[in-house]
Molecule: Bacterial RNase P class A
Organism: bacterium
RNA sequence: GGAGUGGGCCAGGCGGUCGCCGGCAAGACUUUCUUGCCGGAGGAAAGUCCGAACUCCAGAGGGCAGGGUGCUGGGUAACGCCCAGUGGGGGCGACCCCAAGGAAAGUGCCACAGAAACAUACCGCCACGCACAGGUGUGGUAAGGGUGAAAUGGUGAGGUAAGAGCUCACCGGCAGGCCGGGAGACCGGUCUGUCGGGCAAACCCCACCCGGAGCAAGACCAAAUAGGAGGGUUGCGUGGCCCGCGCAUGGACCCUCGGGUAGGUCGCUUGAGGAGACCGGUAACGGUCCUCCCCAGAUGGAUGAUCGCCGCCCCGAAAGGGGACACAGAAUUCGGCUUACGGCCCACUCCUUUC
Numbered sequence: 001g002g003a004g005u006g007g008g009c010c011a012g013g014c015g016g017u018c019g020c021c022g023g024c025a026a027g028a029c030u031u032u033c034u035u036g037c038c039g040g041a042g043g044a045a046a047g048u049c050c051g052a053a054c055u056c057c058a059g060a061g062g063g064c065a066g067g068g069u070g071c072u073g074g075g076u077a078a079c080g081c082c083c084a085g086u087g088g089g090g091g092c093g094a095c096c097c098c099a100a101g102g103a104a105a106g107u108g109c110c111a112c113a114g115a116a117a118c119a120u121a122c123c124g125c126c127a128c129g130c131a132c133a134g135g136u137g138u139g140g141u142a143a144g145g146g147u148g149a150a151a152u153g154g155u156g157a158g159g160u161a162a163g164a165g166c167u168c169a170c171c172g173g174c175a176g177g178c179c180g181g182g183a184g185a186c187c188g189g190u191c192u193g194u195c196g197g198g199c200a201a202a203c204c205c206c207a208c209c210c211g212g213a214g215c216a217a218g219a220c221c222a223a224a225u226a227g228g229a230g231g232g233u234u235g236c237g238u239g240g241c242c243c244g245c246g247c248a249u250g251g252a253c254c255c256u257c258g259g260g261u262a263g264g265u266c267g268c269u270u271g272a273g274g275a276g277a278c279c280g281g282u283a284a285c286g287g288u289c290c291u292c293c294c295c296a297g298a299u300g301g302a303u304g305a306u307c308g309c310c311g312c313c314c315c316g317a318a319a320g321g322g323g324a325c326a327c328a329g330a331a332u333u334c335g336g337c338u339u340a341c342g343g344c345c346c347a348c349u350c351c352u353u354u355c
Base pairs, nucleotide, nucleotide: 001351002350003349004348005347006346007345008344009343010342012310013309014308015307016306017305018304020040021039022038023037024036025035026034027033028032042327046338047337049336050335051334052333053332054214055213056212057211061243062242063241064240066210067209068208069207070206071085072084073083074082075081086100087098088097089096090095101205102204106203107202108199109198110197122145123144124141125140126139127138128137129136130135153171154170155169156168157167158166172195173194174193175192176191177190178189179188180187181186218266219265220264221263228257229256230255231254232253233252234251235247236246237245273293274292275291276289277288278287279286280285312323313322314321315320
């Protein structure tokens, strides 16, 4: 100097004038207005993918079907998230990724190529016979070649007509026993048996988990209409089915036609909250504090316009001039994940060059 990997922070600041929303205080001519002070979009507010809090069903549950997760341990309110580790994969490396239980319960698939993909002989090699220029028949073979992602575990030696775990040595995979280490997933050693795979992000089996609907939830107030008409079922009860339970038969539910209302208040922001210090823990995270803070609550939906200075970007030697600089707007709240994106800083890895 170049290329990368992991992490942290910011997302313009200060002041004035006018304008908007909320809160507090004071005053007033209390339909409401005036003045002053304080506060006012995000790290993703996006996606609506997970998990919850909260509200209602509900004063009852159980099962089946269905869905989700899938190594071990820990964290958390919980999770499909986070941390640490084990196993596997990628990268020279810093590091990153994993849909990571079971293929010896069963079923199914592996295109094309190839002789053959739960099985087999195309070329080849060998033995015997026929013919003999080429060749051909029978039998043996799977070491060599070809095809393929994958072809009777691999290398070497012996053996054989030629070969083959046929035999031996070493190594590998799978299953099991024993010993040692580890909380555990697993790791190491040794012994016995065996040698044709892969896919469960195929059906399936196993283990664990799961009521439903959602702030347009729900609660209250006011107003208006037609306390409407007709028909159906004996039922109705927040995903489906069954059992059970509760409420009902003058009730409830469903369908069709017709009529009225579409207003207001609450829910609505003090929290599994944030910052700081100390302690525990490898970490995620947790605990303590007579430490500090309140940081939007709109509802046809608020934060805008303008000026000055500084910061930033571009031009310029400077003075100065110009610009508005990414992704992008809360709508019940929170913990995550995923996606989009500009700038600064820190640490680490690799390559090259120079001293």